[in-house]
RNA sequence: GCGCGGGUGACGUAACUGGUAGCCGUACUAGACUUAAAAUCUGGGGGUCGCAAGACCGUGUGGGUUCGAGUCCCACCCCGCGCA
Numbered sequence: 001g002c003g004c005g006g007g008u009g010a011c012g013u014a015a016c017u018g019g020u021a022g023c024c025g026u027a028c029u030a031g032a033c034u035u036a037a038a039a040u041c042u043g044g045g046g047g048u049c050g051c052a053a054g055a056c057c058g059u060g061u062g063g064g065u066u067c068g069a070g071u072c073c074c075a076c077c078c079c080g081c082g083c084a
Base pairs, nucleotide, nucleotide: 001083002082003081004080005079006078007077010026011025012024019067028044029043030042031041032040046057047056048055049054060076061075062074063073064072
């Protein structure tokens, strides 16, 4: 340099044929159980603002297509594999 795969909450991993982003788990956290812990069970578990109801933002970055993009197209950045 060329080709292929990938980049989504703190972390791993889902998201159908483009139609509510956050599934399943881990960390973390509150409670139950325990003499106390671990394990187990139940709730919470992206960010900002807010007393709350809620509002806004958020899928590597910037554009494009579309009524609508994590998903399709273009460029770039980063990681992995292969070829030369």
Transfer RNA from Candidatus Saccharibacteria bacterium CPR2, 84 nucleotides, folded computationally. It was read from a public genome assembly. Model confidence (mean pLDDT): 81 of 100.